Order: sequence, then structure tokens, then C1' cells
RNA sequence: CGCUUGUGACAGGGGCGCCCGAUGCAUCGGGCUGAGAUGAACCCUUUGAACCUGAACCAGCUUGUACUGGCGGAGGAAGUCGCGGACUUGCCCGA
Repeated sequence: CGCUUGUGACAGGGGCGCCCGAUGCAUCGGGCUGAGAUGAACCCUUUGAACCUGAACCAGCUUGUACUGGCGGAGGAAGUCGCGGACUUGCCCGA
């Protein structure tokens, strides 16, 4: 000096579904998957499957669902900086 990994700060991006019950509505309670179902948050930031489009898609399971897989070597999608310095002590070598 460069690269990689991790991490920190600040900044930014993103999703929040399905089922059951109560209920006149608003809403409340419970259950399922998951990092997260509007949170004291969680995840992701180009090495980008966080997330969106395709999609009221296709196959399978399920009470049901973006639940699982395909789609997907498809197309998009949000970043900068830093990760050191000083002092003291001990040991070894040399003068």
C1' cells in the first nucleotide's frame, strides 16, 4: 500500500401473513411458521434470496397460509468511514 474476514459508528433499505374464538363495529385473546407477523425490535446494505416483480403462478403438505420446494446461473434492490496511539515494567541480544 492492497486484498479478505470480522467488527464498530453513523446513514439507509425491508417485511409484518394464515387459522380459531369472542364481538353489532372497532378491537381483544389464542394457535402456526419464522430472525422478525408493527417490535425494548428483527433482518439486510452491491461478496446484495433482507425485500420486491413475475404471482390471484406451479407442485406438495396443511385447519390455513408467501408452510415446503420450484420459479431463481430470471429481472430489480439500499453505503460510507474506522479498527489505532502513548507510557511503564520484565526478559533476550548487541554496543
Predicted 3D model of a 95-nucleotide RNA (TPP riboswitch aptamer (THI element)) from Cohaesibacter sp. ES.047.
The organism belongs to Cohaesibacter, within Bacteria.
Its Rfam family is "TPP riboswitch aptamer (THI element)". About the family: Vitamin B(1) in its active form thiamin pyrophosphate (TPP) is an essential coenzyme that is synthesised by coupling of pyrimidine and thiazole moieties in bacteria.
The RNAcentral record of the sequence draws on Rfam.
Its mean pLDDT, the model's own confidence on a scale to 100, is 76.